[in-house]
RNA sequence: GGGCCCAUAGCUCAUUUGGUAGAGCGCCGCCAUGGCAUGGCGGAGGUGAGGGGUUCGAGCCCCCUUGGGUCCA
Numbered sequence: 001g002g003g004c005c006c007a008u009a010g011c012u013c014a015u016u017u018g019g020u021a022g023a024g025c026g027c028c029g030c031c032a033u034g035g036c037a038u039g040g041c042g043g044a045g046g047u048g049a050g051g052g053g054u055u056c057g058a059g060c061c062c063c064c065u066u067g068g069g070u071c072c073a
Stems, first nucleotide, its partner, number of pairs: 001072007010025004019056001027043006049065005
């Protein structure tokens, strides 16, 4: 320098013919216990790496940039 892959909640990851984003763990509250552990119920938390484009509508399609991984030179 070139090819390919990845970037979504604090962490690990879902979300596939484009239709207003979810799970587990963690966090907060309530209930049960004398208390802890544990269990049950509820809740907060996401400009979907950044910018632009297409579209009525983009996490998803296209382009550029950034960071990471991998292969080739």
The prediction has a mean pLDDT of 82. Transfer RNA from a bacterium, 73 nucleotides, folded computationally. It matches the Rfam family "tRNA". By type it is a transfer RNA.